This is a predicted structure of a 72-nucleotide RNA (transfer RNA) from Candidatus Moranbacteria bacterium RIFCSPHIGHO2_01_FULL_54_31. The sequence was found in a public genome assembly. Rfam family: tRNA. It is annotated as a transfer RNA. The coordinates come from a structure-prediction model, not an experiment, and the mean pLDDT is 81.

RNA sequence: GGCCCCAUCGUCUAACGGUUAGGACAUCAGGUUCUCAUCCUGAAAAUAGGGGUUCGAUUCCCCUUGGGGCUA
Numbered sequence: 001g002g003c004c005c006c007a008u009c010g011u012c013u014a015a016c017g018g019u020u021a022g023g024a025c026a027u028c029a030g031g032u033u034c035u036c037a038u039c040c041u042g043a044a045a046a047u048a049g050g051g052g053u054u055c056g057a058u059u060c061c062c063c064u065u066g067g068g069g070c071u072a
Base pairs, nucleotide, nucleotide: 001071002070003069004068005067006066007065010025011024012023013022018055027043028042029041030040031039048064049063050062051061052060
């Protein structure tokens, strides 16, 4: 250089083109406890960036960025 794959809460991981973008752990608040831990309840938190297609895009297409693999 060429080809291929990946990018979603702090981390991991779901999501037929129509979801309030869900779950686990973690965090925070409350309950429970003499205290801590456990347990229970609740809250906050995300679609890499830019375009396009579409009535509607996390999902399809293009470009860029970053990561990984194969090949010369």